This is a predicted structure of a 479-nucleotide part of an RNA (small-subunit ribosomal RNA, 3' major domain) from a metagenome. The full RNA is in RNAcentral, with records from SILVA. The coordinates come from a structure-prediction model, not an experiment, and the mean pLDDT is 82.

[in-house]
Context: one part of a larger RNA
RNA sequence: UGACGGGGGUCCGCACAAGCGGUGGAGCAUGUGGAUUAAUUCGAUGGUACGCGAGGAACCUUACCUGGGCUAGAAUGUGUAUUGACAAUUUGUGAAAGCAGAUCUUCCCUUCGGGGGCAAUAUGCAAGGUGCUGCAUGGCUGUCGUCAGCUCGUGCCGUGAGGUGUUGGGUUAAGUCCCGCAACGAGCGCAACCCCUAUCUUUAGUUGCCAGCGAGUAAUGUCGGGAACUCUAAAGAAACUGCCUGCGCAAGCAGUGAGGAAGGAGGGGACGACGUCAAGUCAUCAUGGCCUUUAUGCCCAGGGCUACACACGUGCUACAAUGGGCGGUACAGAGGGUCGCUAUCCAGCAAUGGAAUGCUAAUCCCUAAAAGCCGCUCUCAGUUCGGAUCGGAGUCUGCAACUCGACUCCGUGAAGCUGGAAUCGCUAGUAAUCGCAGAUCAGCAACGCUGCGGUGAAUACGUUCCCGGACCUUGUACA
Numbered sequence: 001u002g003a004c005g006g007g008g009g010u011c012c013g014c015a016c017a018a019g020c021g022g023u024g025g026a027g028c029a030u031g032u033g034g035a036u037u038a039a040u041u042c043g044a045u046g047g048u049a050c051g052c053g054a055g056g057a058a059c060c061u062u063a064c065c066u067g068g069g070c071u072a073g074a075a076u077g078u079g080u081a082u083u084g085a086c087a088a089u090u091u092g093u094g095a096a097a098g099c100a101g102a103u104c105u106u107c108c109c110u111u112c113g114g115g116g117g118c119a120a121u122a123u124g125c126a127a128g129g130u131g132c133u134g135c136a137u138g139g140c141u142g143u144c145g146u147c148a149g150c151u152c153g154u155g156c157c158g159u160g161a162g163g164u165g166u167u168g169g170g171u172u173a174a175g176u177c178c179c180g181c182a183a184c185g186a187g188c189g190c191a192a193c194c195c196c197u198a199u200c201u202u203u204a205g206u207u208g209c210c211a212g213c214g215a216g217u218a219a220u221g222u223c224g225g226g227a228a229c230u231c232u233a234a235a236g237a238a239a240c241u242g243c244c245u246g247c248g249c250a251a252g253c254a255g256u257g258a259g260g261a262a263g264g265a266g267g268g269g270a271c272g273a274c275g276u277c278a279a280g281u282c283a284u285c286a287u288g289g290c291c292u293u294u295a296u297g298c299c300c301a302g303g304g305c306u307a308c309a310c311a312c313g314u315g316c317u318a319c320a321a322u323g324g325g326c327g328g329u330a331c332a333g334a335g336g337g338u339c340g341c342u343a344u345c346c347a348g349c350a351a352u353g354g355a356a357u358g359c360u361a362a363u364c365c366c367u368a369a370a371a372g373c374c375g376c377u378c379u380c381a382g383u384u385c386g387g388a389u390c391g392g393a394g395u396c397u398g399c400a401a402c403u404c405g406a407c408u409c410c411g412u413g414a415a416g417c418u419g420g421a422a423u424c425g426c427u428a429g430u431a432a433u434c435g436c437a438g439a440u441c442a443g444c445a446a447c448g449c450u451g452c453g454g455u456g457a458a459u460a461c462g463u464u465c466c467c468g469g470a471c472c473u474u475g476u477a478c479a
Stems, first nucleotide, its partner, number of pairs: 001479002003476003007473007015463002019426005026317008034308001042053002064303007076126009088103006107116003128292002131290003137286002139281003142277001144275001149188006155164003168179003194269004199237007209226002213224003240263001243257001244255004319419001323378007335366003340359002344355004385416001390411007432455007
């Protein structure tokens, strides 16, 4: 000087407390461990691995296994030699890859010697490796932590390590600011500058809008028209403790204050200091070293990554009446669409199929929002709860659904009556609950993830205790 303490002081955080809803019990989905296997490819492992890399494992992907093949190789450049336009078609064998052939065809320039381009074969030079080492590395990332810290120059103090500044008194979300001070300044962080959102104004008015006027319809901004309103998308305004009162030297704090759409950081996002964990990644990529070169490379078929006594994590669906079923009826936002989204009609109980229309989209479509509201029914039961499992019949995608896809219909109708010890999330448009969209994608194991809106709470006395953190101080046989 640090680190640590079941030392002290001050302070903070859904850390506890106060509340609401879960997990832990059941079934299923998914990841992991284990055991299994020819293979169940590899990585991630307290917090900071376990719906994680994977935002799509039937083939492909694919890295694994079994078997069949290739050896300058699956790509590209280049030297030499030979042959031929290239290409196309096709036979045998075979699971395919591959191997062995066949047919057809004969590029451009030319001084007819040859030259140029393209391709194949042979042979050289450069291959290839998801093989090892993340403890050789770059880059990227997690975490402490959006915590308020981490340092430097000069000066001063100390023999020196080092200290001071950065401590102290207040204040703040903040090393934020104020006052004081052997310090005076500065840098990286904080904040602000950026984006979305809440209000208003201006500009603009189609594909969006429709107040007033007119036309038309069974009905609809449908048409003429309008530029008010909504909205769209560009530019501005607005919030700064600016004003008032009280406290205070000040910074600032308090107030049912005023005004205001918004008030003391208005709400949310992006943004992550010096560093820590030899944290993670050589399998995104790049790269040193090592290893391999008729194989640890490359091609192909089939299988595996989907297995199952069991254990754990994360979720979904439930156990019902604040509910289930049937009928009627309302209101979003944000996205996507031409190898696509599909109105409408017809067939089918349905998944879906057939015909057909609009849209390269503020124009057309996906699009039905769902919870909600209004009726009827069920009456507390393993049930009209719950839907696992299994049988049958189908639809769709795709070369192909056996291993191993999703969906539909009929039948079947398991466990489960609110979950032990323990444990998680959340402070407001939040939790809870309800649906919608998208990426990936032929299809889909999505109940995942990322967004979007609808309905919409309870509670916080307080900081003694548990956990993590910040500053000062104290002890130390630790560094």